[in-house]
Model confidence (mean pLDDT): 77 of 100. Predicted 3D model of a 100-nucleotide RNA (TPP riboswitch aptamer (THI element)) from a Betaproteobacteria bacterium. It was read from a public genome assembly, where an Rfam model found it.
RNA sequence: GCUCUGACCUGGGGGUCCGAAACACACGUGCUUCGGUGAGAUAGACCCUUUGAACCUGAUGCGGUUCGUACCGCCGUAGGGAAGCGUCCGCAGUCCUCUC
Repeated sequence: GCUCUGACCUGGGGGUCCGAAACACACGUGCUUCGGUGAGAUAGACCCUUUGAACCUGAUGCGGUUCGUACCGCCGUAGGGAAGCGUCCGCAGUCCUCUC
């Protein structure tokens, strides 16, 4: 000097489901509360940011489970998908120079 790990700063990306009860009414929805899973279920938070499974497509997919559900797994060395010559630390790696 370069790379890398971690943290911070600034910018950007993303998802918001299922069930039960009450109420309202246009009978299928809305709203409130509670419960399930999860980092996060519209939270002001959470997660992810190319070393990219955050998230989307495939998908009204396939197998399992459940009161029910992308709840669990497969699909997935499938296809997409949003950064920086920023700052700091380093028990990290590598290259060059100088000295012994």